[in-house]
RNA sequence: UGCUCGGUAGCUCAGUUGGUAGAGCAGAUGGCUGUUAACCAUUUGGUCACAAGUUCAAGUCUUGUCCGAGCAG
Numbered sequence: 001u002g003c004u005c006g007g008u009a010g011c012u013c014a015g016u017u018g019g020u021a022g023a024g025c026a027g028a029u030g031g032c033u034g035u036u037a038a039c040c041a042u043u044u045g046g047u048c049a050c051a052a053g054u055u056c057a058a059g060u061c062u063u064g065u066c067c068g069a070g071c072a073g
Stems, first nucleotide, its partner, number of pairs: 001072007010025004019056001027043005049065005
């Protein structure tokens, strides 16, 4: 330098054919009890890396930039 893959909640990751952003863990509150842990219920939390474009509508499609991993040189 080129190519491929990836960047989504605090962490690990889903998200199908473009149509209201989700799960588990973690956190908070409550229940359970002598207390803690465990368990159960409820619940908070998002500039979908950044910018632009297409579209009625973009996490998803297109372009550029940044970061990470791999391959080639």